Annotation: This is a predicted structure of a 109-nucleotide RNA (Guanidine-I riboswitch aptamer) from Rhizobium sp. L43. The sequence was found by an Rfam model in a public genome assembly. It matches the Rfam family "Guanidine-I riboswitch aptamer". The literature on the family includes a 2017 paper in Structure by Reiss et al., "Structural Basis for Ligand Binding to the Guanidine-I Riboswitch". Lineage of the source: Bacteria > Pseudomonadati > Pseudomonadota > Rhizobiaceae > Rhizobium.

RNA sequence: AGAGUUGGUGGCUAGGGUUCCGGCGUCGCAAGGCGUGGCUGGUCCGAGAGCUGCCACCGGCGUGGGAGACAUCCCGCCGGGUGCACGGCGGGACAAAAACCCGGGAGAC
Numbered sequence: 001a002g003a004g005u006u007g008g009u010g011g012c013u014a015g016g017g018u019u020c021c022g023g024c025g026u027c028g029c030a031a032g033g034c035g036u037g038g039c040u041g042g043u044c045c046g047a048g049a050g051c052u053g054c055c056a057c058c059g060g061c062g063u064g065g066g067a068g069a070c071a072u073c074c075c076g077c078c079g080g081g082u083g084c085a086c087g088g089c090g091g092g093a094c095a096a097a098a099a100c101c102c103g104g105g106a107g108a109c
Base pairs, nucleotide, nucleotide: 004109007055008054009053010052011051012050015045016044020042021041022039023036024035025034026033027032056082057081058079059078060077061076064075065074066073067072084104086107090102091101092100
């Protein structure tokens, strides 16, 4: 100095907080107000290095269908091949926080 360099998306989970709901406290005749996430929760956010589906890509099949310039291509079906992956500080968003985003970044190896 260079390489290891990474396909997209849905659902969910580890995890995360506190707008809303609920809980708890308090005030109030009540409706409701205020406080509380050092409240298990519902809603919510949520992974490159977590799980999983689909698409894409790759490989295969033909006593399926279609097209064709007869090279092959499209559809379909099957397989599950798509590996590896230590990692801050700081900053950012929504109400807020995070393993979210910056970021497979800096750095390390």